[in-house]
About this RNA
The part of an RNA shown here (small-subunit ribosomal RNA, 3' major domain) has 456 nucleotides and comes from an uncultured prokaryote. Its mean pLDDT, the model's own confidence on a scale to 100, is 82.
Context: one part of a larger RNA
RNA sequence: UGACGGGGGCCCGCACAAGCAGCGGAGCGUGUGGUUUAAUUCGAUGGUAAGCGAAGAACCUUACCUAGGCUUGACAUGCAGGUGGUACCAAUCCGAAAGGUGAGGGACCCGCAAGGGAGCUUGCACAGGUGCUGCAUGGUUGUCGUCAGCUCGUGCCGUGAGGUGUUGGGUUAAGUCCCGCAACGAGCGCAACCCUCGUCGUUAGUUGUAUUUUCUAGCGAGACUGCCCGAAAGGGAGGAAGGUGGGGAUGACGUCAAAUCAUCAUGGCUCUUACGUCUAGGGCUACACACACGCUACAAUGGCCGGUACAGACGGUUGCUAAGCCGCGAGGUGGAGCCAAUCCCAAAAAACCGGUCCCAGUUCAGAUUAGAGUCUGCAACUCGACUCUAUGAAGCAGGAAUCGCUAGUAAUCGUGGAUCAGCACGCCACGCUGAUUAUGAUCCCGGGUGGUGACA
Numbered sequence: 001u002g003a004c005g006g007g008g009g010c011c012c013g014c015a016c017a018a019g020c021a022g023c024g025g026a027g028c029g030u031g032u033g034g035u036u037u038a039a040u041u042c043g044a045u046g047g048u049a050a051g052c053g054a055a056g057a058a059c060c061u062u063a064c065c066u067a068g069g070c071u072u073g074a075c076a077u078g079c080a081g082g083u084g085g086u087a088c089c090a091a092u093c094c095g096a097a098a099g100g101u102g103a104g105g106g107a108c109c110c111g112c113a114a115g116g117g118a119g120c121u122u123g124c125a126c127a128g129g130u131g132c133u134g135c136a137u138g139g140u141u142g143u144c145g146u147c148a149g150c151u152c153g154u155g156c157c158g159u160g161a162g163g164u165g166u167u168g169g170g171u172u173a174a175g176u177c178c179c180g181c182a183a184c185g186a187g188c189g190c191a192a193c194c195c196u197c198g199u200c201g202u203u204a205g206u207u208g209u210a211u212u213u214u215c216u217a218g219c220g221a222g223a224c225u226g227c228c229c230g231a232a233a234g235g236g237a238g239g240a241a242g243g244u245g246g247g248g249a250u251g252a253c254g255u256c257a258a259a260u261c262a263u264c265a266u267g268g269c270u271c272u273u274a275c276g277u278c279u280a281g282g283g284c285u286a287c288a289c290a291c292a293c294g295c296u297a298c299a300a301u302g303g304c305c306g307g308u309a310c311a312g313a314c315g316g317u318u319g320c321u322a323a324g325c326c327g328c329g330a331g332g333u334g335g336a337g338c339c340a341a342u343c344c345c346a347a348a349a350a351a352c353c354g355g356u357c358c359c360a361g362u363u364c365a366g367a368u369u370a371g372a373g374u375c376u377g378c379a380a381c382u383c384g385a386c387u388c389u390a391u392g393a394a395g396c397a398g399g400a401a402u403c404g405c406u407a408g409u410a411a412u413c414g415u416g417g418a419u420c421a422g423c424a425c426g427c428c429a430c431g432c433u434g435a436u437u438a439u440g441a442u443c444c445c446g447g448g449u450g451g452u453g454a455c456a
Stems, first nucleotide, its partner, number of pairs: 001456002004453002009449005016440001019405002022402001026296008034287002042053002064282007073126001077125007088105002093100002108117003128271002131269003137265002139260003142256001144254001149188006155164003168179003194248004199221007224242001227236003298398001302357006315344002319338002324333003364395001369390007411433001413431005
């Protein structure tokens, strides 16, 4: 000087406590391990892997396996040689396709011509590799952690490592600020500057509004401990908003030889008629089991039936698709409108009103299975989603253990978007309804800080 302590001090954090809703039991979905397999491609593995890379594996994707092909190659550049019946088109035949064979047809540019170019072909250099090494690397990312820290210049102290500053007394969300001090200053962080929501004024408004308002989009005002009490803590007034007003973006020096050579780039090594490349089929979807994360339930604060309200945000021309008609339905037909504040997706759902069920494995729950269909797509057997009829499994609140959350939050309820032909219980976003609890600092976990003990 550091890291460590089942040593002590001070202080924070949904860390505990106080609560609410869960997970762990059931069924299903997804991921992982394991096992199996010709292959079940690869990576990620405590926290910081496991609905993760993947914002979407039927073919493609695809990297894996089997089988069949090609060898200057699916792709790039250069050099040399050849080539007008050349490039290109292509009947026939073999074939699952790729590929092979190739009757027949048959060019372009410059140049008077010779010739040259393009193309093709032969050969040589080379291409190519999702092959290895993330412990050779760049870049990017996770984590500690949005924690309050990490340093420098000069000076001073110390033989030196180093210290001081940065410690101390207060204070703060904060190394935030004040006071003191052999220190005086400064930098990266903190905060502010940025975006957004909340109030008001003003300007402009179409496609919005009966009119105004609302709304949309600009510009501005407003909050600064400014005012009052108080030493301070704190309290109060005014105010839409008060002590960081709510949310976001923003991640210091560094740590984990953390992750990624499969986004990309790249050193080295390695393959080169194959570890390259093309094609068909299969696999990534297997299934005794184990784990992780979700969805649906176990019901009466409920299920079913009928009626009737109220959002926000987004997307739309290879698109969104209305009314009408057909179908129990998925859907079909139809074709108006819309490049969209105009038209469409679009029905919001829970809520509310009325009826029914009467505590039961049920009018709960919906797995599984059989049959019949719809749609997308060249193609739904392996292996899509949805509909209808029938079937109706486990499940009666979940052991030890364990997760999230402090306010428009949790919980509940629906809605949209990306990916996408099709496929969402995942992800990202949106609003509706809307709580209980927090006395506190003993303990668990993580962190900060200064002193201490053994250790290096």